[in-house]
Context: one part of a larger RNA
RNA sequence: UUGGGUUUAAAGGGUACGUAGGCGGGAAAUUAAGUCAGUGGUGAAAUCCUGCAGCUCAACUGUAGAACUGUCAUUGAUACUGGUUUCCUUGAAUGUAGUUGAGGUAGGCGGAAUGUGUAAUGUAGCGGUGAAAUGCUUAGAUAUUACACAGAACACCGAUUGCGAAGGCAGCUUACUAAACUACGAUUGACGCUGAGGUACGAAAGCGUGGGGAGCGAACAGGAUUAGAUACCCUGGUAGUCCACGCUGUAAACGAUGAUCACUCGUUGUUGGCGAUAUACUUGUCAGCGACUGAGCGAAAGCAUUAAGUGAUCCACCUGGGGAGUACGACCGCAAGGUUGAAACUC
Numbered sequence: 001u002u003g004g005g006u007u008u009a010a011a012g013g014g015u016a017c018g019u020a021g022g023c024g025g026g027a028a029a030u031u032a033a034g035u036c037a038g039u040g041g042u043g044a045a046a047u048c049c050u051g052c053a054g055c056u057c058a059a060c061u062g063u064a065g066a067a068c069u070g071u072c073a074u075u076g077a078u079a080c081u082g083g084u085u086u087c088c089u090u091g092a093a094u095g096u097a098g099u100u101g102a103g104g105u106a107g108g109c110g111g112a113a114u115g116u117g118u119a120a121u122g123u124a125g126c127g128g129u130g131a132a133a134u135g136c137u138u139a140g141a142u143a144u145u146a147c148a149c150a151g152a153a154c155a156c157c158g159a160u161u162g163c164g165a166a167g168g169c170a171g172c173u174u175a176c177u178a179a180a181c182u183a184c185g186a187u188u189g190a191c192g193c194u195g196a197g198g199u200a201c202g203a204a205a206g207c208g209u210g211g212g213g214a215g216c217g218a219a220c221a222g223g224a225u226u227a228g229a230u231a232c233c234c235u236g237g238u239a240g241u242c243c244a245c246g247c248u249g250u251a252a253a254c255g256a257u258g259a260u261c262a263c264u265c266g267u268u269g270u271u272g273g274c275g276a277u278a279u280a281c282u283u284g285u286c287a288g289c290g291a292c293u294g295a296g297c298g299a300a301a302g303c304a305u306u307a308a309g310u311g312a313u314c315c316a317c318c319u320g321g322g323g324a325g326u327a328c329g330a331c332c333g334c335a336a337g338g339u340u341g342a343a344a345c346u347c
Stems, first nucleotide, its partner, number of pairs: 004318003007301002012315001014201004021194003025088007033081002035077008049065006091191001092188003095184006103177007110154001114150008125136002162169002206247006215241002220236004258314006266292011296303002320347003329340004
């Protein structure tokens, strides 16, 4: 490289948009680039193959033929692919009418809890644990009541629920905004799919500047435990967690399963529409979210119309373990580090 693969054995990019490229619905006409056929030129010799011949044979050599699968020109063929033109409506998009949701951004508001402050009642403990101690407390704690303030998170509803490309999204409400689905089949008429580079988004932790700081809490301190205890347990507690702006760009970023399209038994629950009817939550249909089970697939576990089944297109990735996601170089970053990514050696 070919082949074979990528849920769990090595292997799906974190996700989307999209450039080049690759691939692409139905009908007609035209062209003849790809494709196919004929003819002509060329395709050095040697080599290779076949026949015959020469060295005693063979290797070797000579001779004749075939071949040189190619290429150029020309004449034709037109099913398929391509180009051009015209048309179509099923793919795609738009429109109209509805519906749905923790989709996003910004603002406002709310109650419970927690902590703190002030005041009051009240007196000797509180707290914590397996048991204790550190800690708090007669300068009046803990407990109870009232008022005030602060920050963060939103019990119940709540669910194999819903929404989002993924990350993710949950108190209530307002504004702005995006999307999906359903019905109709009005409009455009293949406008599509994928997507190397590229761009955007991207949990947590971390970084920069400025705020904020209730609770929790790396580091750290003390108390225990223990042979020791740089831990598990306890008392404290800084960064951080929160907000604004900027950076970082990684995760078991997981369904460990790329995107799109078509096809292929059934049963059952549920979410959002639409239709029919005996108005009985009875049925049909579309789009989602689940459970179970066939054929088929699979090494098996299992998957099974939301495929890991049967096919098609495009992209990404894999090729024994370690060395190693390391070194070096390059690019990016304030840094931490990230991306790309070997070899020697060894089994």
Overview: A computed fold for a 347-nucleotide part of an RNA from an uncultured organism, annotated as small-subunit ribosomal RNA, central domain. Rfam family: Bacterial small subunit ribosomal RNA. Its mean pLDDT, the model's own confidence on a scale to 100, is 88.